[in-house]
RNA sequence: AGAGUUUGAUCCUGGCUCAGAGUGAACGCUGGCGGCGUGGAUUAGGCAUGCAAGUCGCGCGAUUUUUCAGUUGGAGAGGUUGAAGCCGCAAGGUGGAUGCCAAUUCGUCUGAUUAAUAGCGGCAAACGGGUGAGUAACACGUGAGUAAUCUACCCUUAAACCUGACAUAGCCUAGCGAAAGUUAGGGUAAUAUCAGAUUAUAUCUAGAGAACAUAAGUUUUUUAGAUCAAAGGCAGGGACCGUAAGGCCUGCUGUUUAAGGUUGAGCUCGCGUCCUAUCAGCUUGUUGGUAGGGUAACGGCCUACCAAGGCUUUUGACGGGUAGCUAGUCUGAGAGGAUGUUUAGCCACACUGGGACUGAGACACUGCCCAGACUCCUACGGGAGGCUGCAGUCGAGAAUCUUUAGCAAUGGGCGCAAGCCUGACUAUGCGACGCCGCGUGAGGGAUGAAGGUUUUCGGAUCGUAAACCUCUUUCGAUAGGGAAGAAACUUUCAACGUUAAUAGCGUUGAAACUGACGGUACCUAGAGAAGAAGCCACGGCCAACUCCGUGCCAGCAGCCGCGGUAAUACGGAGGUGGCGAGCGUUACUCGGAUUCAUUGGGUGUAAAGGGCAGGUAGGUGGCCUUGUAAGUGAGAGGUGAAAUCCUCCAACUUAAUUGGAGAACGGCCUUUCAUACUGUGAGGCUUGAGACUGGAAGAGGAGAAUGGAAUUCCCGGUGUAAGGGUGAAAUCUGCAGAUAUCGGGAGGAACACCAGUGGCGAAAGCGAUUCUCCAGCCCAGUUCUGACACUGAUCUGCGAAAGCUAGGGGAGCAAACAGGAUUAGAUACCCUGGUAGUCCUAGCCGUAAACGAUGAGCACUAGGUGUUGGUUCGUAAGGAUCAGCGCCGCAGUUAACACAUUAAGUGCUCCACCUGGGGACUACGACCGCAAGGUUAAAACUCAAAGGAAUUGACGGGGGCCCGCACAAGCGGUGGAACAUGUGGUUCAAUUCGACGCUACGCGAGGAACCUUACCAAGGCUUGACAUGUAGGAAGUAGUGAACUGAAAGGGGAACGACCUGUCAAAUCAGGAGCCUACACAGGUGCUGCAUGGCUGUCGUCAGCUCGUGUCGUGAGAUGUUGGGUUAAGUCCCGCAACGAGCGCAACCAUUAUCAUUAGUUGCCACUUCUUGAAGCCGAAAGGCUUUAAAGAAAGCACUCUAAUGAGACUGCCUGGGAUAACCAGGAGGAAGGUGGAGAUGACGUCAAGUCCGUAUGGCCUUUAUGCCUUGGGCUACACACGUGUUACAAUGGUUGGAACAAAGGGAUGCCAAACUGCGAAGUGGAGCAAAACUCAGAAAUCCAACCUCAGUUCGGAUUGAAGUCUGCAAUUCGACUUCAUGAAGCCGGAAUCGCUAGUAAUGGCGGAUCAGCUAUGCCGCCGUGAAUACGUUCCCGGGCCUUGUACACACCGCCCGUCAAGCGAUGGGAGCCGGGGGUACCCGAAGUCCUACGUAAGUAGGCCGAAGGUAAAACCGGUGACUGGCGCUAAGUCGUAACAAGGUAGCCGUAC
Repeated sequence: AGAGUUUGAUCCUGGCUCAGAGUGAACGCUGGCGGCGUGGAUUAGGCAUGCAAGUCGCGCGAUUUUUCAGUUGGAGAGGUUGAAGCCGCAAGGUGGAUGCCAAUUCGUCUGAUUAAUAGCGGCAAACGGGUGAGUAACACGUGAGUAAUCUACCCUUAAACCUGACAUAGCCUAGCGAAAGUUAGGGUAAUAUCAGAUUAUAUCUAGAGAACAUAAGUUUUUUAGAUCAAAGGCAGGGACCGUAAGGCCUGCUGUUUAAGGUUGAGCUCGCGUCCUAUCAGCUUGUUGGUAGGGUAACGGCCUACCAAGGCUUUUGACGGGUAGCUAGUCUGAGAGGAUGUUUAGCCACACUGGGACUGAGACACUGCCCAGACUCCUACGGGAGGCUGCAGUCGAGAAUCUUUAGCAAUGGGCGCAAGCCUGACUAUGCGACGCCGCGUGAGGGAUGAAGGUUUUCGGAUCGUAAACCUCUUUCGAUAGGGAAGAAACUUUCAACGUUAAUAGCGUUGAAACUGACGGUACCUAGAGAAGAAGCCACGGCCAACUCCGUGCCAGCAGCCGCGGUAAUACGGAGGUGGCGAGCGUUACUCGGAUUCAUUGGGUGUAAAGGGCAGGUAGGUGGCCUUGUAAGUGAGAGGUGAAAUCCUCCAACUUAAUUGGAGAACGGCCUUUCAUACUGUGAGGCUUGAGACUGGAAGAGGAGAAUGGAAUUCCCGGUGUAAGGGUGAAAUCUGCAGAUAUCGGGAGGAACACCAGUGGCGAAAGCGAUUCUCCAGCCCAGUUCUGACACUGAUCUGCGAAAGCUAGGGGAGCAAACAGGAUUAGAUACCCUGGUAGUCCUAGCCGUAAACGAUGAGCACUAGGUGUUGGUUCGUAAGGAUCAGCGCCGCAGUUAACACAUUAAGUGCUCCACCUGGGGACUACGACCGCAAGGUUAAAACUCAAAGGAAUUGACGGGGGCCCGCACAAGCGGUGGAACAUGUGGUUCAAUUCGACGCUACGCGAGGAACCUUACCAAGGCUUGACAUGUAGGAAGUAGUGAACUGAAAGGGGAACGACCUGUCAAAUCAGGAGCCUACACAGGUGCUGCAUGGCUGUCGUCAGCUCGUGUCGUGAGAUGUUGGGUUAAGUCCCGCAACGAGCGCAACCAUUAUCAUUAGUUGCCACUUCUUGAAGCCGAAAGGCUUUAAAGAAAGCACUCUAAUGAGACUGCCUGGGAUAACCAGGAGGAAGGUGGAGAUGACGUCAAGUCCGUAUGGCCUUUAUGCCUUGGGCUACACACGUGUUACAAUGGUUGGAACAAAGGGAUGCCAAACUGCGAAGUGGAGCAAAACUCAGAAAUCCAACCUCAGUUCGGAUUGAAGUCUGCAAUUCGACUUCAUGAAGCCGGAAUCGCUAGUAAUGGCGGAUCAGCUAUGCCGCCGUGAAUACGUUCCCGGGCCUUGUACACACCGCCCGUCAAGCGAUGGGAGCCGGGGGUACCCGAAGUCCUACGUAAGUAGGCCGAAGGUAAAACCGGUGACUGGCGCUAAGUCGUAACAAGGUAGCCGUAC
């Protein structure tokens, strides 16, 4: 930075699309690590659970509690005393009452102490955190103001803290309730509350000054009076007092008052801040004033009264829609555009709505009251709740995280402090969501491995890639070590200062204490390439290509577009390209897009100049002087938060990230200076503009009057049969007298000639003459005014035709309508009629292709020419100048066409309009209109184009020129008949296939009985009927092949029975040929001629088709090649920005026509000779002579001929025409004369023309069959249709007889002579001939003679019968020929159509190929006889050149329009129905402030306002709706053919029907 896409190609206009960057993203495939960020964009939907705002006992009374001391009361191990009773004779024992001591333990009370706490009280809870619903606003941003204000905690300064008092919660008692909770009684404290005292620089009242400002006012000095304060708590103590508590003193803290500061907040103002005019008028507390209330404060903020204003008009009020605003973020070269997530500032909100209370601060996210919806509890009576805090859950959604840890850090609240609280925050988890970094190894390694893919089969490629060798170890895993983040507060100790003090406080030092993250970052060790690559694309844009599959299918696609059998575009594979832990897709934003254009666009024809004018607002504005300083310029100051961006430096190993510094923040405000320009004030000027005077032209406008010609009608005369109309007719008029003609009359409309790219008007428009009135322009003078000007949104007026209303008028013309024609139809074109209308008056309408498709004004920029109106110079011709109207043309402009002093050039000013095509000059709404309708004017949906100019072609029922058996002039045919042949159709087992306008149809086929043969039926074969290769095998092998079977092929096998080369004496062995088996393969007239080669047809033997260089054009292209002549010809000449050249034309080639030379066998025979024959004569005969139309020979080459070489014809000569040229006309000579005739020869190309069934060939298909063999059948069918032919229809003929004259060919499996047989086809026969020799072979028409005499015939010969001949294996399907007999249609052919211009047509026969034979009347050749006509180019067909139009380019067999029918889609109307937001009126009226009354008070009652709710009538918006209107889209529907060519009636615009 551009690219793709409209066309056959081009340039332009213009839209659509792509490449870039970005994102709080999502989806698909994939996924190793780390760092830093980031993460509910949708339902401001609902929420379980936990936590998110507490703290202070140094404010208070209580309660509980630890420890100690004291007091008091229990219990009590154990010790001691030891009764009664019992036992015992007794000693004594037993027993355990009672008393005492007592460890220990449990309480009560008092004091101290520790810990904790419900309540009262203080502070905080208005911060922090979330969200963006609302809000278009002083909400936000920026800059000012507050002289109209407040500010807790904090800091500074000054002063003070005196004396009292009443309650109440907690607690206790009693009650109600399920609960939440609540009631009553009793008693209690404070830094709670209240009263009193004291008080000023506070407030108020009254007064007196000063300063500053002036809009209220602010500051300050002073006098008098009035009013308002407070609270304590903790610690220590020397002196003094006191019994003690303590007083008292000191310190800290708290409290009160006042002033100042800081911080924060309130209010006001300038400027900026989205879309919509299909929202143009809005407003009643509305605008202002006075008074009062209220507030911290100004204010209609609220109330009463007064006035009737206020806002906006385009600088957009009011209304509707949408939206938090900003710093910033993304993009962009910038200007801009889009956006507002994280971070930061501000605002708003806290389930929805309303309200106040408390407080320094709230109308308060985790406070209160009320109403509502929802959820939960309930004993049914009542209650409770609010995650838009952090996690988390459900829902909806394409979609967005852990119900984590910790207060260690930073910050906040409370507290003297320790400390407590803190989902703020710090960390952590999850997610490739983003950015950044790292890794998945490095070096060597060619047999270029295997394998994959591909292949022209050689190879190429994946690819040094792998394997293999050497090396390294980041990250990860394992193990070990291991930070920084911490410094404070506080406590203890020490020192110093203050102090009476070792208290407290302050400073310094030392020690101690504190880490969630986390054993984390980081470091080290060992092991080992070990654990770590995908995604998208590959037709063009756009880097990257092949194979297979599929076959307009499946599918792809951002745009163009791919896919219908060879898809680089679908799917797969290999390869390649791109990016890389990501890659693609989707969505959105900017860019590209100069595609809304300020930078930076346009409007003649592409979209776009208003139909024209007047003129308001607005915008813009001549020259000079002077003031001012608003714009403008310069300087200075303030502000422009931080972060971000940029530059530099620094910290994490780097980067992302972060920190520091600077710059920047494009802006706003204040102030000083300058004064050129713009603005503005004042004064002047005359050139812009206007006025005045004098001239001039004009279809300029309005009104009135008048005129003649013509049409029509009426009356009268003359007059008779038609008139009229058309392409041709008819309807129509006319014997009831038309048309025609003469005279008279009526009426309406329009004004011939003059008349002119002449005139006038703003446009629409204006045309007989005269008069009246009105307006504009031009010229000359240079007298006056003194910028009075230009443009012009809204507005106003004018505005063709058609149309409307009312009243007139109505001759002609003429929508509608009727009839006649035309036509397939004809609601048309043509004709005959004919009503509105056309005309006038009055009023509407307001549109046109209202066009120069060109807005108005001013200025400048070569000319030439014509014309209109003036002025002027000049005798005239002519010139100059001003104002118009035209043409040509330079520079310049333009995409081109074109414009060009009348600009579309160069500039300035103002207005209008455009932004792809369709939908749509439409819908809805609004305004206007009597209506018709007009003006304004969308969207959904749909397409990738629509369009302008020019180019080359093609085409035209456009034009010009020219040619051709193209027409015309002629001759003969076809179309009618019969037959032959080909085709279609039909039929069939098959009727094989191909060819289909000319350019298929007697064509492939130049020869289908079998074969051919490709088709059908049946029977067989499977390496095959044929080729090559490899491997193996077999000696009675290969080969020959009898019986038997069979339709044949085939099967079957008796019998016979080998060859070549080498080795060799030989057998033998080896190889080859041949055979068998197996595998590769053969084979295919199977498909594709639209995959192809080659060949061919056709335009067309038409004269065209191109190139190089140059030139012109932006370009496609043009020029040359066009033009003037001429030609058969782009043949030649001349001219010319062209000059040359090539393929074609012509010529060269062969043939034919004339001559010469050469050569003569198989040709020829003139002359000559001979022989034979024949005839005649002579002769007895032999023989002789003569003649000859016979045969042969010799000789010869004169002629004919043959076949080789030459000559000849070239417009060369003459006359005339013509540019003196090319050339043309005529003539001479000549066998031939103007390319002599006729061949071969076919330019660039067209028709996807024909052929895969001639051969070749890519691909596909088939392989016991789509191949091969065989028999039979079919290609020969037959209601029919067409093409091409033959024979005829007869007398220019037929029949019979006789007599003539050719050319060119063929011949050995052949042509076949003579002779004989047969009526004949033929047969027998065998001579000759590989042919200038023999033969086919008789030419026929013609001529002569005779008959037939106009008939379905002596024409015609089809058809049929009989008998034959020949070919062949075979003649039935299905051959030809012969003889006899039979004797059909047909008497010259409708519409239509074909060939031919001279040795031609016509006509007559002859030959050949193919071939056994033949369907040949076909085809290809040959000769005989042998015409007529051409005025000419109007027309038909085809072609060439030039030109013109075109909406065609697959090119007129083109393109294309509308209705109807079908499907789909969106949309308008619509009886209605449903919903929404807002307003109005009224009803009801919660909480609550305020007011009034009562009350000591608590409070009660009433009132105003008032949310939610309700009622009513309207308006608006949205959804839906039977039915209905048009619209769009959709390979092959119907009907016509409107447009594009003169589109067959030129087209188009407006209007009516």
Molecule: small-subunit ribosomal RNA
Organism: Candidatus Omnitrophota bacterium